[in-house]
RNA sequence: AUAUGAAAAAGGCAAACUUAUCGAAAGGUAAGGACGCAAAGCCAGAGGUCUAAAGCAGUUAAUCUGCCAUGAUAGCUCGGUUGCCAUG
Numbered sequence: 001a002u003a004u005g006a007a008a009a010a011g012g013c014a015a016a017c018u019u020a021u022c023g024a025a026a027g028g029u030a031a032g033g034a035c036g037c038a039a040a041g042c043c044a045g046a047g048g049u050c051u052a053a054a055g056c057a058g059u060u061a062a063u064c065u066g067c068c069a070u071g072a073u074a075g076c077u078c079g080g081u082u083g084c085c086a087u088g
Base pairs, nucleotide, nucleotide: 002088003087004086005085012037013036017032018031019030020029021028022027035075041081042080043079045078046077047076048073049072050071055067056066057065058064
């Protein structure tokens, strides 16, 4: 430098759920908690998925319905990028 993750070791992360908080929501953050993870480190570029505040259209007495990402997801996949240990 490169391939691989069977066994092991030093360590790491933390799903559901609970509490607090931010947000219109999806969801985020912090603490507790562990289902799992060899990139479950980082980046929304492509696809997927979730949400629909504002906007647009329709409608009503109040309102409600539909469309829509500029919102979210890196623990959905691909891609980019950095990296621990072991083995070859």
A computed fold for an 88-nucleotide RNA from a Bacillota bacterium, annotated as c-di-GMP-I riboswitch aptamer. Its mean pLDDT, the model's own confidence on a scale to 100, is 88. It was read from a public genome assembly, where an Rfam model found it.